RNA sequence: GGGGGCAUAGCUCAGUGGUAGAGCAUCUGACUGCAGAUCAAGAGGUCUCCAGUUCAUAUCCAGAUGCCCCCU
Numbered sequence: 001g002g003g004g005g006c007a008u009a010g011c012u013c014a015g016u017g018g019u020a021g022a023g024c025a026u027c028u029g030a031c032u033g034c035a036g037a038u039c040a041a042g043a044g045g046u047c048u049c050c051a052g053u054u055c056a057u058a059u060c061c062a063g064a065u066g067c068c069c070c071c072u
Stems, first nucleotide, its partner, number of pairs: 001071007010024004018055001026042001028040003048064002052060001
């Protein structure tokens, strides 16, 4: 220098145009002598940034940033 992949909750990930989800973690309650386990309920998100397409974009297009891989 060229090509490809990834970026979504504290963590690991799903969701590939039409209300953003799961597991773990965390908070509260039940249970317990206390805790753990179990059960119930809740909170937690500018979907990396910017611009475009569309009635509507986490999702599609252009660009930027960061990380990883391959070629030279």
RNAcentral holds the sequence, with entries from Rfam. A computed fold for a 72-nucleotide RNA from Labrus bergylta, annotated as transfer RNA. The organism belongs to Labrus, within Eukaryota. Rfam family: tRNA.